[in-house]
RNA sequence: GGGCUGGUAGAUCAGUCUGGUAGAUCGCUACAUUGGCAUUGUAGAGGCCGGGGGUUCGAAUCCCCCCCAGUCCA
Numbered sequence: 001g002g003g004c005u006g007g008u009a010g011a012u013c014a015g016u017c018u019g020g021u022a023g024a025u026c027g028c029u030a031c032a033u034u035g036g037c038a039u040u041g042u043a044g045a046g047g048c049c050g051g052g053g054g055u056u057c058g059a060a061u062c063c064c065c066c067c068c069a070g071u072c073c074a
Base pairs, nucleotide, nucleotide: 001073002072003071004070005069006068007067010026011025012024013023020057028044029043030042031041032040050066051065052064053063054062
């Protein structure tokens, strides 16, 4: 220098192919339960989807450029 894979909630990941309200589990907070803790149950907070631009009525999703990580080739 080139190819490929990935970047989404505090953590681990789905969703992308086929554009149409951003989700799951764990964790966190509150409440219930307990003498107290744990467990369990219910509710809630938490992400404008790595950055910028484009296409579109509408973009996490499609297109272009860039950044970061991993991997392969040279």